[in-house]
RNA sequence: GAUUUAUAAAGAAGAGGUGAGAGACUGGCUCAGAGAACCUCUGGCAACCAACUGUAAGUCUGCUUCGGCAGAUUGGAAAAUCGGUGCCAAAUCCAGAUUCUAAUGCAUAGUGCAUUGGAAGAAUAUAAAUG
Numbered sequence: 001g002a003u004u005u006a007u008a009a010a011g012a013a014g015a016g017g018u019g020a021g022a023g024a025c026u027g028g029c030u031c032a033g034a035g036a037a038c039c040u041c042u043g044g045c046a047a048c049c050a051a052c053u054g055u056a057a058g059u060c061u062g063c064u065u066c067g068g069c070a071g072a073u074u075g076g077a078a079a080a081u082c083g084g085u086g087c088c089a090a091a092u093c094c095a096g097a098u099u100c101u102a103a104u105g106c107a108u109a110g111u112g113c114a115u116u117g118g119a120a121g122a123a124u125a126u127a128a129a130u131g
Stems, first nucleotide, its partner, number of pairs: 002130007013042005021031003025096004043088003048084002057074007092123001098120010
């Protein structure tokens, strides 16, 4: 780099080094010498993988004094620990293939075009898996 699945309106920054760019791409709009990106250290967020615990609720089976109890199973609340990642401006900063749809306007024989909005989707990022 490819494919598949999941997630992406929440959350979380200080110091040192260095010195002009950064926010994927295009357009916009932002951030930036009151210090961008990158590197190092420290701190934090989150809970994808691993490990651990397994709430509520549901289903099935058995027992029952008909109140429930036990077992199995689905489920994934809460917590954040030795580990593998990720993340810590702005909704993935906003919009962007394409399809469907609503309103409005223009033209119209069917219908088409434009603008604005909505849904799906595309693109991107991260994780896990596969080859």

SAM riboswitch aptamer (S box leader) from a Bacteroidota bacterium, 131 nucleotides, folded computationally. Taxonomically the source falls in Bacteroidota (Bacteria, Pseudomonadati). The coordinates come from a structure-prediction model, not an experiment, and the mean pLDDT is 77.